A computed fold for a 350-nucleotide part of an RNA from a moss metagenome, annotated as small-subunit ribosomal RNA, central domain. Its Rfam family is "Bacterial small subunit ribosomal RNA".
[in-house]
Context: one part of a larger RNA
RNA sequence: CUGGGCGUAAAGCGUGUGUAGGCGGCUAAGUAAGUCGGAUGUGAAAGCCCUGGGCUCAACCCAGGAAGUGCACUCGAUACUGCAUAGCUAGAGUACUGGAGAGGUUGGUGGAAUUCUCGGUGUAGAGGUGAAAUUCGUAGAUAUCGAGAGGAACACCGGUGGCGAAGGCGGCCAACUGGACAGAUACUGACGCUGAGACACGAAAGCGUGGGGAGCAAACAGGAUUAGAUACCCUGGUAGUCCACGCCGUAAACGAUGAGUGCUAGGUGUCACGGGCUUUGACUCUCGUGGUGCCGUAGCAAACGCAUUAAGCACUCCGCCUGGGAAGUACGGCCGCAAGGCUAAAACUC
Numbered sequence: 001c002u003g004g005g006c007g008u009a010a011a012g013c014g015u016g017u018g019u020a021g022g023c024g025g026c027u028a029a030g031u032a033a034g035u036c037g038g039a040u041g042u043g044a045a046a047g048c049c050c051u052g053g054g055c056u057c058a059a060c061c062c063a064g065g066a067a068g069u070g071c072a073c074u075c076g077a078u079a080c081u082g083c084a085u086a087g088c089u090a091g092a093g094u095a096c097u098g099g100a101g102a103g104g105u106u107g108g109u110g111g112a113a114u115u116c117u118c119g120g121u122g123u124a125g126a127g128g129u130g131a132a133a134u135u136c137g138u139a140g141a142u143a144u145c146g147a148g149a150g151g152a153a154c155a156c157c158g159g160u161g162g163c164g165a166a167g168g169c170g171g172c173c174a175a176c177u178g179g180a181c182a183g184a185u186a187c188u189g190a191c192g193c194u195g196a197g198a199c200a201c202g203a204a205a206g207c208g209u210g211g212g213g214a215g216c217a218a219a220c221a222g223g224a225u226u227a228g229a230u231a232c233c234c235u236g237g238u239a240g241u242c243c244a245c246g247c248c249g250u251a252a253a254c255g256a257u258g259a260g261u262g263c264u265a266g267g268u269g270u271c272a273c274g275g276g277c278u279u280u281g282a283c284u285c286u287c288g289u290g291g292u293g294c295c296g297u298a299g300c301a302a303a304c305g306c307a308u309u310a311a312g313c314a315c316u317c318c319g320c321c322u323g324g325g326a327a328g329u330a331c332g333g334c335c336g337c338a339a340g341g342c343u344a345a346a347a348c349u350c
Base pairs, nucleotide, nucleotide: 004321005320006319007304008303012318014201015200016199017198021194022193023192025088026087027086028085030083031082033081034080035077036076037075038074040072041071042070049065050064051063052062053061054060091191092188093187094186095185096183097182098181103177104176105175106174107173108172109171110154115149116148117147118146119145120144121143125136126135162169163168206247207246208245209244210243211242215241216240220236221235222234223233258317259316260315261314262313263312266295267294268293269292270291271290272289273288274287275286276285299306300305323350324349325348332343333342334341335340
């Protein structure tokens, strides 16, 4: 390579947009490049295979024949693929109506709570723990009432509820804005799927500049615990956590499950929309479409389990795996301010 695989054994890129490429619906006639058949030429000799012969046999040798993936040219076939043509509407999309949603960005705004400041009441403790101590407090703490400041997060609703490609998104209001879904027609007419490179987005931590800083809290300090305690517990506490702009580009970025299409029993819950029955109406019941859960048949699976949201049955395209360690390391290259990231071995060893 062939082959076999990728939920948990090695293996799905964190996610999307999309270039090249690969693949691609129905009908008709055309062409004949791929494809298929025939003829001709070529396909050196030796060898392999067949027939016959020569060494006493054989190995070996000699003669003849056959075969020869392929290539060229020519004559045909036209189902499939390609090419070019004409059309179609079941894929895809556009227009219209409608409701749902923590989808995104910006600005504003609200209450509870913590902390701090000021004032009132009030007096000896408070705090903390397994028990304590460090700590705070007669310069009046803790508790309680009133006023104010400031930052961050939004209890209840809240839900295997919703939205988003993923990361993720939750008080309320407004503006701007993306997507999905349902319904009924009309239109375009294969405009599609995937996607090497590329580009964009991408939690937390971290970095740069400037702000902000209530609470929390790496580092750090102290108190305990302990044989020790560079920890777990306690008292403090700085970066950071927050905002703006710019970087970083990673994660158990997980459903550890790439994307698309078709097919393959059901049952039950829930979210959005619609039809029918009924009704003044909302429910209830029933049917459909799209999402999101649970259970389960066939089938699959090493088992666990998966099971119309497949890990079943198939096709298309991409990514990835090939014993453990050395190692996601070295070297080189690219990127980054740095931290580091991406790409990625070998010796040696079991």